[in-house]
Context: one part of a larger RNA
RNA sequence: UUGGGCGUAAAGAGUCUGUAGGUGGCUUUUUAAGUCCGCCGUCAAAUCCCAGGGCUCAACCCUGGACAGGCAGUGGAAACUACCAAGCUGGAGUACGGUAGGGGCAGAGGGAAUUUUUGAUGGAGCGGUGAAAUGCGUAGAGAUCGGAAAUAACACCAACUGUGAAAGCACUCUGCUGGGACGACACUGACACGGAGAGAUGAAAUCUAGGGGAGCGAAUGAGAUUAGAUACCCCAGUAGUCCUAGUCGUAAAUGAUGGAUACUAGGCGCUGUGCGUAUCGAACUGUGUAGUGCUAUAGCUAACGCGUUAAGUAUCCCACCUGGGAGUACGUUCGCGAGAAUGAAAUUC
Numbered sequence: 001u002u003g004g005g006c007g008u009a010a011a012g013a014g015u016c017u018g019u020a021g022g023u024g025g026c027u028u029u030u031u032a033a034g035u036c037c038g039c040c041g042u043c044a045a046a047u048c049c050c051a052g053g054g055c056u057c058a059a060c061c062c063u064g065g066a067c068a069g070g071c072a073g074u075g076g077a078a079a080c081u082a083c084c085a086a087g088c089u090g091g092a093g094u095a096c097g098g099u100a101g102g103g104g105c106a107g108a109g110g111g112a113a114u115u116u117u118u119g120a121u122g123g124a125g126c127g128g129u130g131a132a133a134u135g136c137g138u139a140g141a142g143a144u145c146g147g148a149a150a151u152a153a154c155a156c157c158a159a160c161u162g163u164g165a166a167a168g169c170a171c172u173c174u175g176c177u178g179g180g181a182c183g184a185c186a187c188u189g190a191c192a193c194g195g196a197g198a199g200a201u202g203a204a205a206u207c208u209a210g211g212g213g214a215g216c217g218a219a220u221g222a223g224a225u226u227a228g229a230u231a232c233c234c235c236a237g238u239a240g241u242c243c244u245a246g247u248c249g250u251a252a253a254u255g256a257u258g259g260a261u262a263c264u265a266g267g268c269g270c271u272g273u274g275c276g277u278a279u280c281g282a283a284c285u286g287u288g289u290a291g292u293g294c295u296a297u298a299g300c301u302a303a304c305g306c307g308u309u310a311a312g313u314a315u316c317c318c319a320c321c322u323g324g325g326a327g328u329a330c331g332u333u334c335g336c337g338a339g340a341a342u343g344a345a346a347u348u349c
Base pairs, nucleotide, nucleotide: 004321005320007304008303012318014201015200016199017198022193023192025088026087027086028085031082033081034080035077036076037075038074039073041071042070043069049065050064051063052062053061054060091191092188093187094186096183097182099180103177104176105175106174107173108172109171110154114150115149116148117147118146119145120144121143125136126135162169163168207246208245209244210243211242215241216240220236221235223233258317259316260315261314262313263312266295267294268293269292270291271290272289273288274287275286276285299306300305323348324347331342332341333340334339
């Protein structure tokens, strides 16, 4: 390489958009590139195979014949792929109707808690721990009540729930705005799937500049514990956590499961939206569709388990895997840097 794989053994890119190439619904027509059939030419000889013959046999040698296949030419076939032309509506999309949502961005408002500060009452402890101590407190702490300020996060509702491509998103209201599902069937008429490169987005931490700083809290300083304790526990506490504009581009970025389409027993829930039944209405009850869960048959799996949301049965496209060395070295690109991306070999078993 052929092949075999990718939930947990090595292996699905964090996610999406999309260029090239790849693959692609139904009907009719054209052409004949792929495809199939016939004929012809060629593919040196020797070798291999078959038949016959010659050395006393054999090895060896001679004569004849192919099989299988490649390439070119020529004559046909037209089912499939492709091409040409015309059409179709089931895939896809647009318009319409009501609809659910913590989707996004911006603005405004709210209460509880915490800390600080101020006033009042009051008078010896408070705090913390396994036990203590450092710490705070007669310059009046802690406790209780009233005023003020600041910052961050939004209890209950809350769910096995919703929504978003993922990261993620939750106090309330307003404005702008993206996407979805359902229903009717009006329009376009294959416009589709997937996607090397490429682009966009991407938690936390980090970095740059300017703000902000309540609580928490790497570093750091004390107190304990201990043989020691650069820790676990405790008292403080800087960066950070928050906002604005950039940077980074990584995570156990996980469903450790790429995307799309079709098919393949059921049962029990929840969410959105239809239809029927019922009713004043809701609830009840039957059924369709999209999502989200539990359980389970066939099947699959090394097992665990998966099981119409497949890890089943098939097709298409992409990424990736093959012991360690090693996600290392070197080079290149990106980055302010930290580093990220790409990514070997020697050698060893």

Model confidence (mean pLDDT): 88 of 100. Predicted 3D model of a 349-nucleotide part of an RNA (small-subunit ribosomal RNA, central domain) from Nicotiana tabacum. Its Rfam family is "Bacterial small subunit ribosomal RNA".